[in-house]
Record summary
Predicted 3D model of a 73-nucleotide RNA (transfer RNA) from Myxococcales bacterium UBA1203. Lineage of the source: Bacteria > Pseudomonadati > Myxococcota > Myxococcia > Myxococcales. It matches the Rfam family "tRNA". Its mean pLDDT, the model's own confidence on a scale to 100, is 81. The sequence was found in a public genome assembly.

């Protein structure tokens, strides 16, 4: 140069044959307790990397384009 993978919440990561985006941990509130962890309820964050197209409607399909890892040369 060229192929292939990845890119969703602060953090690790599902999700989807296209139909209003979720868990765990963090952080916050409340129960408990002499206090403090723990445990328990609940709560609070997301223009899904970005510019288009395609569709009634796109994280999901196309295509360019950034980063990030890897194979070939």
């Nucleotide at each position: 140069g060229u192929c292939g993978g990845c890119g969703u919440a602060g953090c690790u990561c599902a999700g989807c044959a296209g139909g209003u985006a979720g868990a765990g941990c963090a952080u916050c509130u409340g129960u408990u307790u002499u206090g403090u962890a723990a445990a328990c309820a609940g709560a609070u964050g997301g223009u899904c990397g970005u510019g288009g197209g395609u569709u009634c409607g796109a994280u999901u399909c196309c295509c360019g384009c950034c980063g990030c890892c890897g194979g070939c040369u």